[in-house]
RNA sequence: UCAACGAUGCCGGGGUGUUCGCCUUAGGGCGGACUGAGAUUACACCCGCAGCACCUGAUCCGGGUAAUACCGGCGAAGGGAGCAUACCGUGACUGCGC
Numbered sequence: 001u002c003a004a005c006g007a008u009g010c011c012g013g014g015g016u017g018u019u020c021g022c023c024u025u026a027g028g029g030c031g032g033a034c035u036g037a038g039a040u041u042a043c044a045c046c047c048g049c050a051g052c053a054c055c056u057g058a059u060c061c062g063g064g065u066a067a068u069a070c071c072g073g074c075g076a077a078g079g080g081a082g083c084a085u086a087c088c089g090u091g092a093c094u095g096c097g098c
Stems, first nucleotide, its partner, number of pairs: 001092002004090003007085004011048004016042001017034007054079003060073004
């Protein structure tokens, strides 16, 4: 000197299912179980182009389960939300000195 990586700050993007019981005219509510970072829209969790957050395909395909994107395929697919800070750490370059 450089925002390359981290970190920090602010800003932004996401998903919120399956099933059982009770209540309710229904809508829905309450509680439990399953998977998971997150399933009470939580000042939570995850993610922001080095994009394994998430969406589309999908009322998809195979396996499994009480059931479900539960697991895998699809998927080197197509989309998808960022700026700053050299005071912090790592790193890179340059100059000077030894």
This is a predicted structure of a 98-nucleotide RNA (TPP riboswitch aptamer (THI element)) from a Verrucomicrobiota bacterium.
Rfam family: TPP riboswitch aptamer (THI element). From the family's description: Vitamin B(1) in its active form thiamin pyrophosphate (TPP) is an essential coenzyme that is synthesised by coupling of pyrimidine and thiazole moieties in bacteria. Rfam 15.1 lists 16,130 matches to the family in 8,693 species. Rfam links the family to the GO term thiamine pyrophosphate binding.
Lineage of the source: Bacteria > Pseudomonadati > Verrucomicrobiota.